[in-house]
Context: one part of a larger RNA
RNA sequence: GCCCGUGAGUUACUUGAGUGCGGCAAGGUUAAGCGUAUUAGACGCGGAGCCGUAGCGAAAGCGAGUCCGAAAUGGGCGACCCAGUCGCAUUCAGUAGACCCGAAGCCGUGUGAUCUACCCAUGGUCAGGCUAAAGCGUGUGUAACAGUACGUGGAGGGCCGAACCCACUGACGUUGAAAAGUUAGGGGAUGAACUGUGGGUAGGGGUGAAAGGCCAAUCAAACUCGGAGAUAGCUGGUUCUCCCCGAAAUAUAUUUAGGUAUAGCCUCGCGUAAUAAGUGACGGAGGUAGAGCACUGAUUGGGCUAGGGGUCUUACCAGGCUACCAAACCCAUUCAAACUCCGAAUGCCGUUACUGGUAUCGCGGGAGUCAGGCAGCGGGGGAUAAGCUUCGUUGCCGAGAGGGAAAGAACCCAGACCGACAGCUAAGGUCCCUAAGUACGCGCUAAGUGUUUUUAAGGAUGUGGGGUUGCUUAGACAACUGGGAUGUUGGCUUAGAAGCAGCCAUCAUUUAAAGAGUGCGUAAUAGCUCACCAGUCAAGUGAUCUUGCGCCGAUAAUAAUCGGGACUAAGCGCGACACCGAAGCUUCGGAUUCGGCACGACUGCGGUCGAGCCGUCUGGUAGGGGAGCGUUCCAUUCGAGGUUGAAGCUAGGUCGUAAGGCCUGGUGGACUAAAUGGAAGUGCGUAUGCGGGC
Numbered sequence: 001g002c003c004c005g006u007g008a009g010u011u012a013c014u015u016g017a018g019u020g021c022g023g024c025a026a027g028g029u030u031a032a033g034c035g036u037a038u039u040a041g042a043c044g045c046g047g048a049g050c051c052g053u054a055g056c057g058a059a060a061g062c063g064a065g066u067c068c069g070a071a072a073u074g075g076g077c078g079a080c081c082c083a084g085u086c087g088c089a090u091u092c093a094g095u096a097g098a099c100c101c102g103a104a105g106c107c108g109u110g111u112g113a114u115c116u117a118c119c120c121a122u123g124g125u126c127a128g129g130c131u132a133a134a135g136c137g138u139g140u141g142u143a144a145c146a147g148u149a150c151g152u153g154g155a156g157g158g159c160c161g162a163a164c165c166c167a168c169u170g171a172c173g174u175u176g177a178a179a180a181g182u183u184a185g186g187g188g189a190u191g192a193a194c195u196g197u198g199g200g201u202a203g204g205g206g207u208g209a210a211a212g213g214c215c216a217a218u219c220a221a222a223c224u225c226g227g228a229g230a231u232a233g234c235u236g237g238u239u240c241u242c243c244c245c246g247a248a249a250u251a252u253a254u255u256u257a258g259g260u261a262u263a264g265c266c267u268c269g270c271g272u273a274a275u276a277a278g279u280g281a282c283g284g285a286g287g288u289a290g291a292g293c294a295c296u297g298a299u300u301g302g303g304c305u306a307g308g309g310g311u312c313u314u315a316c317c318a319g320g321c322u323a324c325c326a327a328a329c330c331c332a333u334u335c336a337a338a339c340u341c342c343g344a345a346u347g348c349c350g351u352u353a354c355u356g357g358u359a360u361c362g363c364g365g366g367a368g369u370c371a372g373g374c375a376g377c378g379g380g381g382g383a384u385a386a387g388c389u390u391c392g393u394u395g396c397c398g399a400g401a402g403g404g405a406a407a408g409a410a411c412c413c414a415g416a417c418c419g420a421c422a423g424c425u426a427a428g429g430u431c432c433c434u435a436a437g438u439a440c441g442c443g444c445u446a447a448g449u450g451u452u453u454u455u456a457a458g459g460a461u462g463u464g465g466g467g468u469u470g471c472u473u474a475g476a477c478a479a480c481u482g483g484g485a486u487g488u489u490g491g492c493u494u495a496g497a498a499g500c501a502g503c504c505a506u507c508a509u510u511u512a513a514a515g516a517g518u519g520c521g522u523a524a525u526a527g528c529u530c531a532c533c534a535g536u537c538a539a540g541u542g543a544u545c546u547u548g549c550g551c552c553g554a555u556a557a558u559a560a561u562c563g564g565g566a567c568u569a570a571g572c573g574c575g576a577c578a579c580c581g582a583a584g585c586u587u588c589g590g591a592u593u594c595g596g597c598a599c600g601a602c603u604g605c606g607g608u609c610g611a612g613c614c615g616u617c618u619g620g621u622a623g624g625g626g627a628g629c630g631u632u633c634c635a636u637u638c639g640a641g642g643u644u645g646a647a648g649c650u651a652g653g654u655c656g657u658a659a660g661g662c663c664u665g666g667u668g669g670a671c672u673a674a675a676u677g678g679a680a681g682u683g684c685g686u687a688u689g690c691g692g693g694c
Stems, first nucleotide, its partner, number of pairs: 001694006011096003015093010027051003033045004055062002065077004099237002102234001106227003110223002117201009126191001128160003131156001135152006164188003168185005203219001205215003240628006250263005264369002266366006275359001277355008290342001291340002296336003300332004305326001307325002309322004372397010402413003417590004422586003428580003431565003437577001440575005450567002458552002462549010479536005485509003490504003515530001519528002591618001594615004599610004629683001631680006640672002648667008
């Protein structure tokens, strides 16, 4: 892992609340117990008690009233409306382990020191080598000591190093040879040494040269059994089918935030008959968007003018000026969530008409939900960041399949009852992959721009359209030829300044025309050139604004892409016509929900059931409601089937919307089904479930 088996909402209560059915009913009902039959658990007795039929008061008590009070015509609670009670079933709640499995832990009784820690008693072990303390002896030395030399001696948590003990390093080992080892090295090795045997200390206790170490592969409190099914607001799991409806991820509170309570939203039942909702009209409240500056503030320039600064004047007082700062005021200008002289659209409330047909509302039973998410719009936070966060509002996902977007929870289209080898469309598409136009008309693009995500500031004789305005057959624009002069080297400045460093002026003359000079150039001149003019030529040529499509700007690791091929349209814009395209719509057949109509049967006259027609409905998680299938056992049942072959297993067929049913063959070899009821150890794929087999 597979297969088979096993595996989770149960049971109790003379507890509560509802619902269904039944008995009796102003009553209902017995409990213990007893009696009669008996092996069946029945019938009868038993009225003690309980609930109801009357309430009010603390009570005495009174009573359709009563209490408060001296009293009330006041006030509180009641009556006047009237149904209960006892069973059975079922739902939920309570108390119990209370759907199942799961802690770490807490407490109690015991068992452990054959491992290990320390201690006690009694034994054992330490090859060999080295060093050479004290003391002692002899010599020498001293007044005597001291000292010194040589011997002797054999101390030491001394030295080297086996046994023995340890475990510092590397490698190997890591489903190991081993639940801690092997190997090569390493440390101690006469000592606080190592070790045998026997004994002692016990769980909030021991022991500890102290690491929270060790106390039998277990230690921040051992192990065993018990309390015990501890508790688990946590995780996981929770077993057959079909039908109807169908959420929430919010508010408030919470030692509360991943829990819960109440409300909201879902479902089921009962009730009321007024409603809900949509659209139009009419009437309202309001201070948002926008706008505005009348208030509150902010804000720029100017004017005017207090105050201040500066400066002049001045013995003081005063006074003058001011390209300075500036209140108030005036003119013009701008801004505001916490500004408003104004002020929408929506939305909200009300009245009414139409549509609509209970969708609304009330009461009661049962829930689930309290982590939401994305997108559009309006805001706050953030950086006008985030697949960010937090509100409002709408949609969708959640709980929604189908088509499109290559692929994609949320985007676009569209809400799947079932079947069909029928049709029409939506979004989106129609060259091939790939269903449908190599379709049509008019333009644009030349960049593979683009063809289904996105790109800036800025730059440019790309190119199409539109507007405004110059010049132009009296010859424009471009090109070519020629001229481009004189006073004069204008004045100043300057070393120089001659059109051309700079400053000032910028005239006049000759002219077809020519600036006191457009640029290059020179030290300054010179030189080249331009403006301007003529000639040649012959028809358009400049400037500017706006707009369409393109270009550059443009950098990421495969050629790495438009989904691909590829395309000059199969790209872009506008227009018009076809077609394709979904579980949408239509057609045909079938099923279901709810409602209506008429019919039949039954009836306890409330209704129930059946078949028919019409309309309608049928996506669905949590969850509510309804109807069924199957398993085991029991009753009816001493009946029915079965060795002429039961159950089980197996292959096939067939019926039913499903759970499932039935039939036949094979196997098997002795039990078993149906109908109507009843009772449950009643349905497995998941719990790293449990047992077994492979």

Predicted 3D model of a 694-nucleotide part of an RNA (large-subunit ribosomal RNA, domain II) from a bacterium. The prediction has a mean pLDDT of 82.